[in-house]
Context: one part of a larger RNA
Parts: sequence; structure tokens; C1' cells
RNA sequence: GAACGAACGCUGGCGGCGCGUCUUAAGCAUGCAAGUCGAACGGUAUAUAGGGCUUCGGCCUUAUAGAGGGUGGCGAACGGGUGAGUAACACGUAGGUAAUCUGCCUUUGGAUGGGGGAUAGCCCAUGGAAACAUGGGGUAAUACCGCAUGAUGUCUGGGUAACCAGAUGAAAAGUGCUUUCGGGCACUGUCUGAAGAUGAGCUUGCGGUCCAUUAGCUAGCUGGUAGGGUAAAGGCCUACCAGGGCUACGAUGGAUAGCCGGCCUGAGAGGGUGAACGGCCACACUGGGACUGAGACACGGCCCAGACUCCUACGGGAGGCAGCAGCUAAGAAUCUUCCGCAAUGGGCGAAAGCCUGACGGAGCGACGCCGCGUGAACGAUGAAGGCCGAAAGGUUGUAAAGUUCUUUUCCUGGUGAAGAAUAAGGUAGGAAGGAAAUGAUCUACCGAUGACGUUAGCCAGGGAAUAAGCCCCGGCCAAUUACGUGCCAGCAGCCGCGGUAAUACGUAUGGGGCGAGCGUUGUUC
Repeated sequence: GAACGAACGCUGGCGGCGCGUCUUAAGCAUGCAAGUCGAACGGUAUAUAGGGCUUCGGCCUUAUAGAGGGUGGCGAACGGGUGAGUAACACGUAGGUAAUCUGCCUUUGGAUGGGGGAUAGCCCAUGGAAACAUGGGGUAAUACCGCAUGAUGUCUGGGUAACCAGAUGAAAAGUGCUUUCGGGCACUGUCUGAAGAUGAGCUUGCGGUCCAUUAGCUAGCUGGUAGGGUAAAGGCCUACCAGGGCUACGAUGGAUAGCCGGCCUGAGAGGGUGAACGGCCACACUGGGACUGAGACACGGCCCAGACUCCUACGGGAGGCAGCAGCUAAGAAUCUUCCGCAAUGGGCGAAAGCCUGACGGAGCGACGCCGCGUGAACGAUGAAGGCCGAAAGGUUGUAAAGUUCUUUUCCUGGUGAAGAAUAAGGUAGGAAGGAAAUGAUCUACCGAUGACGUUAGCCAGGGAAUAAGCCCCGGCCAAUUACGUGCCAGCAGCCGCGGUAAUACGUAUGGGGCGAGCGUUGUUC
């Protein structure tokens, strides 16, 4: 000199864009953060309307609408947070996988036949303070299970191969249109192959910390055979056999640490660093475990153990903010218990739509960067006041006052974009298929929706109006005089100032520097 997720002191007008618990991976009240689908399914409370019955309490039935709850499907493995652990194929980079998997999506081939038994919801009953649990009856499905069919799938055998033979082994329907009531068509789904895309698993070379005041380490430990296990190679696991394997090119042990793109500094080489943003990894009160699933050994799932907190009728139960806000504690120190799904993106759904503390915004903080303003011109009798000087005078200083002007900003009122693309649907046209209709496809046009928001911008009116401080002045280092103090009080980054004329302390005048900031402290180069 530069830099900062900074803090502290004094001061503080506005806007834009960013950033904001670096400490205790400490503990958490409250609310929200993952749902959705009735076009998979049975069906109800209730409401309205019609009909019937009535002991006038109500009951039965039909139609329409239909909350809540349940079965089922998809999602919940994404998105969001944190950096505790990890010195490791964790990460970076370059490869391998002939040793592998991949839901939804895309392309392409084939199929979707015919049956069955349950179970929740519901009704009845029981236990319990609660959480919840149990028994009986009965019901549906795209839930579950057989049968059939089926290969270029899988397995076995034969074959050099092409291929041949045998075995194994699938499925689910829903909605709409039309009908001559037989059915037909369309869309969405389901099953089974092949290919792709995406995502993931495994594996290898090389690379990046410190300590030798850590020198030896290792028994599934190194290799083989056989088997098990996995989507998959493999001591991954087991049995047997052999006795290996690593190491001064630093094994083992200890300390520290998430890694990278990057960021800071520097002419560069390098040094430091890993906040925000992006990629990967790991974790979710602590430790362990599996289940479901295409995918987890799963932050807002389950089980066990532990610590802690809460409820309890003392028998037993409930919980996990390192999601968004917010609270306590700790600390020098870090924000609102805000608005909205309008946009972008995600989940579900045929769609309308619903959900979304992702996200878009607003709020707080000079925390940072950038921009703007706090007025401009004229104005000497160089006013008054202050300070200095014995005086003359000098200086503050065109500075003020005063005159003329402007209105960025401010206040008041008005006007007013863009962020909205289109969706459902409609109109017109094209073209494939079909007997036709719905539908699907392509093109053009129309077509609702704005949290921000009293938006940005613009216009009008008003009035210099609403807006300057901080540090320094001995040398380094730009900028001095007076008074007070008297080795005191104090200053100080270094050298050093202060003991009676201190340009170094304190105050004032003047001056210098930067400026909505200025200094100090800390850290890095």
C1' cells in the first nucleotide's frame, strides 16, 4: 500500500447491487417448511330438491352437490441446512467397467385373455388416563393370488458359429365419443423385449498438510483354491492351503483439516485462504441396525440402546430447528415469529388446480462496493465576532450578510410502464387414421392471472429549502501559533516528548488529509 462475512469509538442525507451467528454439530416455546390424485376403489356425515310412510319424534327412497377419514398409485432419496467427522479413491484431473444397475422421459416391436380369495374403511363389542390396542360380522379396486398365452428375455444341453431342443416365466384397467346395443374408435395407463438419454455404483494412474523429540507395522494380515453374498470385480464373508504384505521415495502412530472451481495479495514466481455463488463429499440429539423402494441404510420414516426435555391416573407414553422466522445461552459480533405463489423451478393430476419458508419480494444493519446530494453566480466599506500582535496591523475571508438564480434531493398532489410467456378454452386452416364422432398432431389469431406496489419512470406546485463529519499538524509524513501544565497530568507505530517560555501533553485559533464517512484494533499478502 492492498484486502476483510469484521468488531470498537465519534458521526450519519438518499439510492442501486451484494452480504449478514466466523463463537456452542449448545439447548429450544410457537407457527409454517411434502404433498397430491374421485379420470384406480368402496363409500359416508351433511346440504338441497322430488316422492312415500308416520305414533308428528322422525323414517324409507330417488337425484344433485359432497367435507373429514380409509384402501391404492406417484412423490416424499429432489429441493433446503450445516461442516462435526474425514489425511481417505473424500476431492481434483485423466482413464477403465468385456465386473454393473437406472423409476419417470424418448424411439421402436409385441401383448393387455379368463378366473379366485381376502382386507381396511364401515357396523357391533371390549381394554386403556392417554398413546393406542383387541375380538366378531361384512365390502371394493389399477391392492393381492392362481390359470392361459408368450420370445430376439433368463437358464440348461448340443453346436466353431449361425442356430436347434428343453425348461422357466407377464399384465390392470380408467375416461371420453359413437352405436344397428353385438360392438367400434380415441386418449391415458399396465406387462414384456430392444435401443437411447439421464443418474448412480465399483475401480486405476497422478496431485495437494505438519511432527522422526512417532521406526518399525500387520493375523483376514498378503496370496491361492472352493463356496457364499452383491446390481456388480474383490478377504466383502466363510472353510482349507501357502507365508506372505507395507516401510527412510517415511509405513505405523500423533496433531490439524471437509476437497475443488475460485477468492485475497503480488510485476511475476509465489504466499495466504476455501464466507457468499457453483461442483463433489459427509452429517442430521449420540451410537447401532435393517425395512420399503428404481434409488436410502432415509434431516421433518421405522426399530434398539444412551443422554436430555415434556405428559401421566405411576401402569405407561411423547420429542429431536446443522429447514424459514423466532427464543435462551455463549460472544467483540451477525437481521423480520413479514408478503406472495404474479414470475422461474419442483411434486401430484388428463386437466382445472392443489402444495412449495425452493424461489420471487419487502423489512432491519453505512457491513461492503458504486453513484448522487448537502446549492450556484455575483458580492470589500475586506462588516461584526474570534485568534495573533507593543502598536501599526495581520488572519479567519468572498467566507458571512446581501442581490440574482436553480430544484438534483425533499414535501404535497397527479399520472404511470415492464416483469405476462401463455393455460383451460375458442376461431380459422393443414395433414394422418377412422364408417362416423370424440380425441391426438401442426400453424396462425383470440383468450384469465402482479406479491413487489402508495413500484420504476414522468408531470405539476412549494421552498435554499431536509442533509458534515472524523482524524491529524516534532521527524518518518501534507499541515502552527497562543495559553494552561511543570518528569505531574498525559502522549506514543518507531525514534522519542513532558523536570517554568513544550510546533510532541490539554484547550483554543489557524492549517492539512479524507469525506457519509473517518480513525483504532485484529488477520493475510
A computed fold for a 525-nucleotide part of an RNA from a metagenome, annotated as small-subunit ribosomal RNA, 5' domain. RNAcentral holds the full RNA, with entries from SILVA. Model confidence (mean pLDDT): 85 of 100.